[in-house]
Context: one part of a larger RNA
RNA sequence: CAACGUUGAGGGAAUUCGGCAAAUUAGCCCUGUAUCUUUGGUAUAAGGGGUGCCUGUUUUGAAGAAAGCAGGUUUCAAUAGCAAAGGGAGUCCGACUGUUUACUAAAAACACAGGUCCCUGCAAGUCUGUAAAGAUGUGUAUAGGGGCUGACUUCUGCUCACUGCCAGUACGUGAAACUCCGGUUCAAUGGAAUUAAGCGCUGGUAAAGAGCGGGCCUAACUCUGAGGCUCUUAUGGUAGCGUAAUACCUUGCCGGUUUAUUGCCGGCUUGCACCAACGAAGUAACGAGAUUCCCACUGUCCCCAACAUUGGCCUGAUGAACUCGCUGCCCGGUGAACAUGCCGGGGACUUCCAACGGGAAGAGAAGACCCCACGGAGGUUUACUACAGUCUGAUGCUGUGAUAUAAUUUUUGGAGUACAGUGUAGAUGGGAGUAAUCGAAAUAAUUUCGCUAGGAAUUAUGGAUACAUCAAUGGAACACCAUCCUUCAAAAAUUGUACCGCUUACUCGUAAGAGGACACCAUCAGGUGGGUAGUUGGACUGGGGCGGUACGCCCCUGAAACAGUAUCAGGGGCGCCCAAAGGUCUGCUCAGACGAGUCGGGAAUUCGUCGUAGAGUGCAAGAGCAAAAGCAGGCUUGACCUUGUUUCACAAAGCAAGAAACGAGGAUUCGAAAGAACGGUCUAGCGAACGACAGUGUGCCUUUUAAAGGGGCCCUGUUCUGACAGUGAACUUACCCUGGGGGUAAUUGUGUUGUCGUGGGUAAGAGUACACAUCGACCCCACGGUUUGCUGCUUCGCCGUCGUCUCAUGGCAUCCUGGGCGUGCAUAAGCGCCCAAGGGUGGAGGUGUUAACUCAUUAAAGCCGUACGUUAGUUGGGUUGAGAACGGUGCGAGCCAGUUUUGAUCCUAUCUGUUGGAAGUGCAAGGUGACUGAGGGGAAGCUCCAAUCAGUACGAGAGGAACGUUGGGUCGCAGCCACUGGUUUACCAGUUGUUUGACAAAGCAUUGCUGGGUAGCUACGCUGUAACUGAUAAGGGCUGAAAGCAUCUAAGCUCGAAGCAGUCCCUGAAAAGAGUCACCUAUGACUGAAUAUGUUUUUUCUGCGGAAAAAAUAUCUAAGUCCGAGAGUUCCCGUAAAAGACGGGUUUGAUAGGCUGGAAGUGUAAGCUAAAAGCUUCGGCGAUUAGUUAAGCUCACCAGUACUAAACACUUGA
Repeated sequence: CAACGUUGAGGGAAUUCGGCAAAUUAGCCCUGUAUCUUUGGUAUAAGGGGUGCCUGUUUUGAAGAAAGCAGGUUUCAAUAGCAAAGGGAGUCCGACUGUUUACUAAAAACACAGGUCCCUGCAAGUCUGUAAAGAUGUGUAUAGGGGCUGACUUCUGCUCACUGCCAGUACGUGAAACUCCGGUUCAAUGGAAUUAAGCGCUGGUAAAGAGCGGGCCUAACUCUGAGGCUCUUAUGGUAGCGUAAUACCUUGCCGGUUUAUUGCCGGCUUGCACCAACGAAGUAACGAGAUUCCCACUGUCCCCAACAUUGGCCUGAUGAACUCGCUGCCCGGUGAACAUGCCGGGGACUUCCAACGGGAAGAGAAGACCCCACGGAGGUUUACUACAGUCUGAUGCUGUGAUAUAAUUUUUGGAGUACAGUGUAGAUGGGAGUAAUCGAAAUAAUUUCGCUAGGAAUUAUGGAUACAUCAAUGGAACACCAUCCUUCAAAAAUUGUACCGCUUACUCGUAAGAGGACACCAUCAGGUGGGUAGUUGGACUGGGGCGGUACGCCCCUGAAACAGUAUCAGGGGCGCCCAAAGGUCUGCUCAGACGAGUCGGGAAUUCGUCGUAGAGUGCAAGAGCAAAAGCAGGCUUGACCUUGUUUCACAAAGCAAGAAACGAGGAUUCGAAAGAACGGUCUAGCGAACGACAGUGUGCCUUUUAAAGGGGCCCUGUUCUGACAGUGAACUUACCCUGGGGGUAAUUGUGUUGUCGUGGGUAAGAGUACACAUCGACCCCACGGUUUGCUGCUUCGCCGUCGUCUCAUGGCAUCCUGGGCGUGCAUAAGCGCCCAAGGGUGGAGGUGUUAACUCAUUAAAGCCGUACGUUAGUUGGGUUGAGAACGGUGCGAGCCAGUUUUGAUCCUAUCUGUUGGAAGUGCAAGGUGACUGAGGGGAAGCUCCAAUCAGUACGAGAGGAACGUUGGGUCGCAGCCACUGGUUUACCAGUUGUUUGACAAAGCAUUGCUGGGUAGCUACGCUGUAACUGAUAAGGGCUGAAAGCAUCUAAGCUCGAAGCAGUCCCUGAAAAGAGUCACCUAUGACUGAAUAUGUUUUUUCUGCGGAAAAAAUAUCUAAGUCCGAGAGUUCCCGUAAAAGACGGGUUUGAUAGGCUGGAAGUGUAAGCUAAAAGCUUCGGCGAUUAGUUAAGCUCACCAGUACUAAACACUUGA
């Protein structure tokens, strides 16, 4: 220091987003219990009282036991421990008990009983499956499935225009197949007709998806608008509710609550943007739901303190991980614009330990926000394209019989009227007879045809003739027969359609039987089809989105005098038009002004003069243009076909379409001709491939030859891509993912400073007069870098985002306190300005708030910076994930700087830094003790009130100072514990439960709980916390010139502030300039390697001068040992303390422990004796009480006392 616990004076939620956490309450008995209510409940509501032990006794009971009554008796306290609801009031939501995101959301979400709608008659509907088949269900509409709503109560309005669903449908549209027509035949193929579902169309349907207006005027004050007018719609929001889980403005307004309320409650209500089963409004009960208030209670807080335990710290043992380029001071500057590392200055001896968490844009995780990717995935849909499913048609499986109807064929029958003709003459041929008792003519009835003249058939009557040839008319002549034409009728056959049957295929069923050519199944075809699948979602862009098109072209400026040149730079245009507005030839001259002139005017038409373009030119601008490029007239089609080069497009590489300029060949127009003309005076007016359509050449190819047709190729044209060198294609993601980006946004920083803030200049004006006591417009100039913008430099392999708390630190443009000047300063109180940053700048209410507002105080309740200071410090209320709801929006998935509720805050500190604590080295010998004081730190005080001065100065009065002196207080700082208080897991006592045989003494239950409490530590307690000097600021002055005066200034001098520097306190020889003083010790002894030098000896060599080697010895030294002022350790400790350190003691001793005594705490021990309500078998039992006993127990304090332990020793040291 942390975690987890115990206790707490006074206050009692002042804390905080919020009573979070903690505390309170608690069992049982008696009593008592509001409001509301679905009459069940709420309810243990709330509130009050009691509770132990002993003696006796009553009732119940077989008993164990339970419930009482009376008396006695103890404690601070009687469920004495453990266990064991805090309560009440208002609002929102959800009726309730339940369920849910295993691992951040328990909820208002889900579910629920109840309500309602839809589908479904069972071979059903729904679901699973490729199918067979299976589930619902061995159930059958009181059933099953699906949707919405969500107990209960009162209710549930209007709208069918849109979408959906259901039903209908004369008509339109509508595929394949069949049919018909074309296609020289056949065929490919084209067309037509017919036609199912569907769609169109007509209705219905909202507890289907959904939706439910605007303007103007109006009533005897005003306001309001019952009412009126008008536009419009499918209908215009009814009841109820309403600033709401919904209201932007908004902290709406009023009332209540509070000292104060962005809260809550009740009203109002102009509802941005409530509203009726996506239910509306209420609602008792319920809720680990959200929210407000009150009581009780408390360490949540004022304001913290003490104590227990476990960690932390120390010792021993064991022993990870993250991380790690190297390195590891501060300030200022610079710089990719926030540097331990660069530059400058300063600081800085080396190392270790404990803490803290400012920095290392600390670690962790290739940012989840944002953007990008011709990245991905989930979801949606009236995106695109498919598919399953489903509806429907055709064909097959597939037979049969009626009816109706249509077509075809066959048969039978009827009808066939120009005029003329007896007359209703279809055509042609044959033809002279034919029909008739098997009933002719005629008559009647019925049916039928009809050109209204009449004909035919049948039946009845009738009972024997009728017709033709001939004649007439006519183009044709008739009886009768045959073959045909047109039309009608009937019958039959075939086919189609509709409908009704049948049973044998087929299906179901164990069967009986049921269904039945349907269905199933298969193929083809049309409709429907987010049910499923795949895919797509343009670019530019001062981030992206929204907006726009700067995405293809043209003109001017920008554009910097060749050309060319960017921006979502500025100003404008194009996506045509014209058969003349083209071509050519010829002619003419415009706008305007002046003058003249009938109606006629300022302005009409006419004349004259002047008139370089001031007009016109189809269209923007620029350029161009006068016997024209303008204005007219004539004739015309050069706005033609084929083809080449160049330029622009596209500067200086390449590149398409397109456009233009200049040519060549042909054909042509105008003109007498020269010539002109390849559209418009020039610069805009545009489009690939594939596909489709068309033209043309009769050019090419093709089916075995020819012809024709068809098809293909070549050429040309039309139709399209405006994202305009041209992908077929939408949304959403907060459930999201991946790859990337600081190429690009949201936060800080940098730059800038429009905006913002501050100051100044000038002075119009206000101020009775007077610019400048005070205020000051317009205009102008600066400064700041706290606002908001802009920018997009840093950061996307990650710099934690608002506010609070904590801790601060700096600036001054000063809120207070200090010193001054002016005043429209009498005093008092103010106002403005100058100097001044030492200190202070607080407490509450609502709100997440910063801010702003409010309350009561105050000397004052300053403004800012510090990565909008501070998250490896806190919190997590807000914002900004996943759940959920409301309003709005969207068809929907979803979305909303709209609201609401719930929702995980990681890290053992390496370096640096900071705060403390140690060790070592240095300070030219070692040490012990005492100083100096360069330097550093401090706020150690700041401030207020009262009294006196003095009711004085001043003032008409009302009022009303100052200098000085005295006393006291808040706040701050430092110290202390005699007092007061806290703690006191030392200690003492009481007592509950239980265990140890017990009434003694103990263990455990938070120290079991409770009552006290010494030392120590503490605050809530106590003590202390002067003034002065020096140099100055603004300012006041002296003398005094420049400038014969004046002048505080220029030289000189003097005053003058809480500010600066001292006096005061703390630290401080590592202050490298390393200081001073006193004292002590040492500057010795011994041993002594190697090397070097010297000496001696020996050997070898010799040029006899000497040289080399070896041995011995001497000197010096390294090193070692001893002495030694002193220091340290071991040991006993605490005035000290994390470890080290510091201080005391160590037998020559009271250092610690023990013992004894005292002071102190508790409160009268055990044992014994006596008493005790009563009971008694008279033996005794008995809660408890009194005495012995101010007892017993204890003790961290104070003394005394060597009983125990500080033994013996060791290390170091010039």